This is a predicted structure of a 1539-nucleotide RNA (small-subunit ribosomal RNA) from a marine eukaryotic metagenome.
Its mean pLDDT, the model's own confidence on a scale to 100, is 84.
The RNAcentral record of the sequence draws on MGnify.
[in-house]
RNA sequence: UUGAAGAGUUUGAUCCUGGCUCAGAUUGAACGCUGGUGGCAUGCUUAACACAUGCAAGUCGAACGGAAACGCGACGUAGUUUACUAUGUUGGCGUCGAGUGGCGGACGGGUGAGUAACGCGUAGGAAUCUGCCUUAUAGUGGGGGACAACUUAGGGAAACUUAAGCUAAUACCGCAUAUUGCCUUUGGGUAAAAGCUGGCGCUUGUAAGCUGGCGCUAUAAGAUGAGCCUGCGUUGGAUUAGCUAGAUGGUGGGGUAAAGGCCUACCAUGGUGACGAUCCAUAGCUGUUCUGAGAGGAAGAUCAGCCACACUGGGACUGAGACACGGCCCAGACUCCUACGGGAGGCAGCAGUGGGGAAUAUUGGACAAUGGGCGCAAGCCUGAUCCAGCAAUGCCACGUGUGUGAAGAAGGCCUUAGGGUUGUAAAGCACUUUUAUUGGUGAAGAAGUUCUGUAGUUUAAGAGAUGAUAGAAUUGACAUUAGCCAAAGAAAAAGCACCGGCUAACUCUGUGCCAGCAGCCGCGGUAAUACAGAGGGUGCGAGCGUUAAUCGGAAUUACUGGGCGUAAAGAGCUCGUAGGUUGGACUACAAGUCAGAUGUGAAAGCCCUGGGCUUAACCUAGGAUGGUCAUUUGAAACUGUAGACCUAGAGUACGGUAGAGGAAAGAGGAAUUUCCGGUGUAGCGGUGAAAUGCGUAGAUAUCGGAAGGAACAUCAGUAGCGAAGGCGUCUUUCUGGACUGAUACUGACACUGAGGAGCGAAAGCGUGGGUAGCGAACAGGAUUAGAUACCCUGGUAGUCCACGCUGUAAACGAUGAAUACUAGCUGUUGGUCAUUUAAAGAUGAUAAGUAGCGCAGCAAACGCGAUAAGUAUUCCGCCUGGGGAGUACGGCCGCAAGGUUAAAACUCAAAGGAAUUGACGGGGGCCCGCACAAGCGGUGGAGCAUGUGGUUUAAUUCGAUGCAACGCGAAGAACCUUACCUACCCUUGACAUACUUGGAAUCUUGCAGAGAUGCGAGAGUGCCUACGGGAAUCAAGUUACAGGUGCUGCAUGGCUGUCGUCAGCUCGUGUCGUGAGAUGUUGGGUUAAGUCCCGUAACGAGCGCAACCCUUACCCUUAGUUACCAGCACGUUAUGGUGGGGACUCUAGGGGGACUGCCGGUGAUAAACCGGAGGAAGGCGGGGACGAUGUCAAGUCAUCAUGGCCCUUACGGGUAGGGCUACACACGUGCUACAAUGGACAGUACAAAGGGCUGCAAAGCUGUGAAGCUGAGCGAAUCCCAUAAAGCUGUUCGUAGUCCGGAUUGAAGUCUGAAACUCGACUUCAUGAAGUUGGAAUCGCUAGUAAUCGCGAAUCAGAAUGUCGCGGUGAAUACGUUCUCGGGCCUUGUACACACCGCCCGUCAUACCAUGGGAGUAGGUUGCACCAGAAGUAGCUAGACUAACCUUUUAGGGGGUCGGUUACCACGGUGUGAUUUAUGACUGGGGUAAAGUCGUAACAAGGUAGCCGUAGGGGAACCUGCGGCUGGAUCACCUCCUU
Repeated sequence: UUGAAGAGUUUGAUCCUGGCUCAGAUUGAACGCUGGUGGCAUGCUUAACACAUGCAAGUCGAACGGAAACGCGACGUAGUUUACUAUGUUGGCGUCGAGUGGCGGACGGGUGAGUAACGCGUAGGAAUCUGCCUUAUAGUGGGGGACAACUUAGGGAAACUUAAGCUAAUACCGCAUAUUGCCUUUGGGUAAAAGCUGGCGCUUGUAAGCUGGCGCUAUAAGAUGAGCCUGCGUUGGAUUAGCUAGAUGGUGGGGUAAAGGCCUACCAUGGUGACGAUCCAUAGCUGUUCUGAGAGGAAGAUCAGCCACACUGGGACUGAGACACGGCCCAGACUCCUACGGGAGGCAGCAGUGGGGAAUAUUGGACAAUGGGCGCAAGCCUGAUCCAGCAAUGCCACGUGUGUGAAGAAGGCCUUAGGGUUGUAAAGCACUUUUAUUGGUGAAGAAGUUCUGUAGUUUAAGAGAUGAUAGAAUUGACAUUAGCCAAAGAAAAAGCACCGGCUAACUCUGUGCCAGCAGCCGCGGUAAUACAGAGGGUGCGAGCGUUAAUCGGAAUUACUGGGCGUAAAGAGCUCGUAGGUUGGACUACAAGUCAGAUGUGAAAGCCCUGGGCUUAACCUAGGAUGGUCAUUUGAAACUGUAGACCUAGAGUACGGUAGAGGAAAGAGGAAUUUCCGGUGUAGCGGUGAAAUGCGUAGAUAUCGGAAGGAACAUCAGUAGCGAAGGCGUCUUUCUGGACUGAUACUGACACUGAGGAGCGAAAGCGUGGGUAGCGAACAGGAUUAGAUACCCUGGUAGUCCACGCUGUAAACGAUGAAUACUAGCUGUUGGUCAUUUAAAGAUGAUAAGUAGCGCAGCAAACGCGAUAAGUAUUCCGCCUGGGGAGUACGGCCGCAAGGUUAAAACUCAAAGGAAUUGACGGGGGCCCGCACAAGCGGUGGAGCAUGUGGUUUAAUUCGAUGCAACGCGAAGAACCUUACCUACCCUUGACAUACUUGGAAUCUUGCAGAGAUGCGAGAGUGCCUACGGGAAUCAAGUUACAGGUGCUGCAUGGCUGUCGUCAGCUCGUGUCGUGAGAUGUUGGGUUAAGUCCCGUAACGAGCGCAACCCUUACCCUUAGUUACCAGCACGUUAUGGUGGGGACUCUAGGGGGACUGCCGGUGAUAAACCGGAGGAAGGCGGGGACGAUGUCAAGUCAUCAUGGCCCUUACGGGUAGGGCUACACACGUGCUACAAUGGACAGUACAAAGGGCUGCAAAGCUGUGAAGCUGAGCGAAUCCCAUAAAGCUGUUCGUAGUCCGGAUUGAAGUCUGAAACUCGACUUCAUGAAGUUGGAAUCGCUAGUAAUCGCGAAUCAGAAUGUCGCGGUGAAUACGUUCUCGGGCCUUGUACACACCGCCCGUCAUACCAUGGGAGUAGGUUGCACCAGAAGUAGCUAGACUAACCUUUUAGGGGGUCGGUUACCACGGUGUGAUUUAUGACUGGGGUAAAGUCGUAACAAGGUAGCCGUAGGGGAACCUGCGGCUGGAUCACCUCCUU
């Protein structure tokens, strides 16, 4: 010494970077709501805006002449009540207006405009003054002349003023004196003054004289105060870099109280500045205040110190002190008065007014105290001050009651309806009385002052003065004070904000992206803890919130205490100036450094310890603290300075080595192109495919020759060289650097490097050449919706050379330079050394380069890792949220293009880095699926059926809408259903519960009506009983309620679809990672399978897979009726018909069986696969049920249930009729066909699985038939539906719109049903449409499958081409995984995460906002040049006037005043610049907004990889050329590394 906290917000999630925001403290505050008392503080932060009114500086009669006012006295006069009144005179007295004079108005009080300065702070200094005060010495003598007041006379409205005359002084002026002072040429010269008063005194008296006090003069010193000088400190801007002419210095002179360019003359040319001058902007400074752990940051109210200012500007006078807040002069603006001639004024003193403003008080009391001025004093003055008033403005203290009180009252709110909560809270009962109220009482703040005595001192003195001390009298604004006592009565006294997270505190109602909230994130679109209200709660409390402001948190400017590979940030590179830093040992000094002492750092404040107010705030005493301070003494390690040394840094000399290092000159071959000639003939060229283009005037091709320009294949290499840019054929010349070896020399000569200088790819610019190829622009052809592109054919600048400019790049290792240290391993380049070898060579060491891994360490991670991004040091550069913007303006550079330096307004809450999990990719790899392929059959064309859309309608009820809606809900709309429409009716209701009344229920029946319904008639009186009644039921009444296929599937449950029967989805523990997460689950095999095996930082487990279940295929066993019938027996025309049997089929119970179990092969000896055997069945035997975590706000409120909302004589209920069946059209799903593998006719064979009493119905009879009549049997292995059909055997048809096909239509019927018109099915006869195998496209299916054939059932009165089942007949094909679709795993990229139906860019259009340019316009500030010149001061002075002094006196001199003039100078004016602010037609880009328009540039290989620089072009993103980068995916190759 007592002190250090974090949170929210970028993401699907994570870590980091980074901003924004919050919690704290504070305030001269303001605003909103509220408000009881007291104490102590504080109170125009804005307009240094303007001010009405009053007050704020006077005093002294003991300086003076005096007497306007008041009072007293005296003396007169008059009246009279002899004491009064009236009046006059009188400065005699108390006193005193105005005046002369002195002192004070320079203090006190106010304000902060100006000032960036010796203004302030701090520490020093020398060349000064200082009234009053203190001390000391000496003096205070003697004269003179005026001017006010006053009087008189004028002028003026006034302010005021003129003239004449009188007068006093402590006013003024000489003379004398001079301790002493000043000047000095050291002889000398020169400079003062004032008296007043109390006594004594004496005298006739005034006096003289003596004495005290207060003054006065000179000088010296002190104290106080003031002036001046200096070191250091004291805001921002360099988009202010040069400034300066009295400027810097000297000499002479002047001036000042005083040093000094302070002023002047001359001389010199200095002075200042990157350690920031000058200029611009802003600002009073400090003690201190607020905050902070501190370092710091911000502020400079009150209080205190300093400064500056006083309406604005200038000026001096007086004075000790001023260039003077309540003084003067002048100029200006403003206000007021005026008789228009002229005057007056200055609240930034205290109150107060207007104005401005969010905002800041009384036109109060008193000098009682403290202090100030004057005075001898009393005293006077004092808006200084002390008090009071107003204000919750702040701090502090107190109160608004205390105890008890459960029926847990009522009311409120919530509720799961039970209760909970408000809540001991209230009421009630018992107490108390602080504060407020009323009435009493009552301090301290008072010290002094005056008067009367009395020692002492002074003195000659009992004067006077002073005065210890004694007595007496007297002084309080505050003040109805503080305090104390009493009275009455819980009486008079609680609010504000908040309750989504941060952040303590939760529910209901209303509202419905509205109204609104919001500090940040964000709430609100019908269930809002976020809006509004309420109940409840939380926090603080006479306050509480909000706003504004400061610090903190913010390590977010980082000194303490940050960074720069990818987040913002290393200059493109080098040289080098200033500066900074600097090797080893020694000596000296002592600047830095360290220690001691002294001085100072005002008081107040902060801190500590005490004390006083009842406590506290507050006040007060003492202490401590506080510095880049000054002086001084010492120490000498380190830094520094000086000296003399050293060699390890650095450099030089000498010998070698490698190299695309640079510059110049020359030489070379291959290839392209062009030209010439030959051969040769129809094409060439080009592309994804084409076309433009070239070619019969002979191309392309090919051979020979020639020309010309540009570039240098192979070698060639994570090889080399260079500072970087960059450098590549060969030779020569010139030249820079590096490495290496051994010696010698120099002796710190070094490192870095602001400014500065040089170099600096490509593109571009200028001048002149050159031009083969390539190739911006441009032209043409394609592509395309378009194509100002990608592709193609041409092609100009340019690319090349010389000279000059430009100065930028992803100029990158996105990594500044230098030095030192810190494990290793491997490759490679050029050296040197050593060992070895016959040699090529090999091995090792070493330093210099260049690569790859890697330890420690670092890092947000990725990664870096002796070539550091590690550990340290030195120096430079740079960063501080995103956008605006590397832009504007200004400066500099450039021929231009442009470069460099470089903001702000405004706007957002993010922008960003790395990594993670997903999803996605016109990325990659592997795998699967009737996914494709291979096949079979369809759909799409026709007619019809059915569903949907659309349209129509009174209604065509509603829902389902890509796959995953559309023969779907609906397993069956004529009525009903039915929800829709029209019409007519009902209103406790068709239905439920409760209550009351009556009746049993129920049945039959008449009339009206479309019916519901209405009006009637009749029959009927039941069951139980404890006789009270009860149960069930019907009707009526009443209120609670019923009812709703009304809305919300985006409030829900349940159910369902889909990816998908795809193989996945997770967890525990462990491990890895800061973390999200990873691992497991990846890898090698294998499987239908995350199936299994192996490997493995994982080991296990769960949900899925598989299996368990059902069915089917084989066998066994048990049991046999209605099933079966081999054997036995009986019987029939015939039939398991009968007895019987339990063998068979079959039925239905239980078992067995199949497991890669066996063999061989392949494989890692595994898992498994291939083949085989056996077997009814073989590798999951076939089929079914079974559907993980999840996705789609998927579907359903109309199955049902259900929250909320809505309707309640209707959106409920009933009835009749209609509609759901409509019909230019479009689509889906089906049926029937188009025919001969067929149709028709005749004959004939074989199923399975079902159903049946409101039923299936045989046989028989009738009808062509649908069917009808009748009705046996059967509630079913018994009877019935019920003849299966395709098939097979025959006959016929002969390729045709037919003997195919059957729509449509006519007629006649049957059946069901109250009822077939809208609108049923079926039958018979007649009719006989389209259709001859179906475009683009598209669907299903892998075996008992497709195809084809019939049968049955559910629903159902009736009504299937649909649906669900059943069996019969019964194929073809699969090479394979390139492609399409879907899915799984691994990996990669990502700017996506609502996840590619993603994200996102720019023009254009609209609105708003700020801003740049802009012909200019209007102000402010300011520079320069010039004009001008008030008042004033100084100088000069022809003029005018003039008391003191002098003289030689009608006058003169000296001096002075006025006037004039010169210099300086304020205001003002002119011209010309600079700078800044406002504004400006028009114009440029920028930002924001909303669902606009055009495209799709970027993110995936983003569909042409992207980006950087530059140039050209284009509606726009952009495109193209040249050079560069990887911050490019993918594949291949080369090289290197690791294992």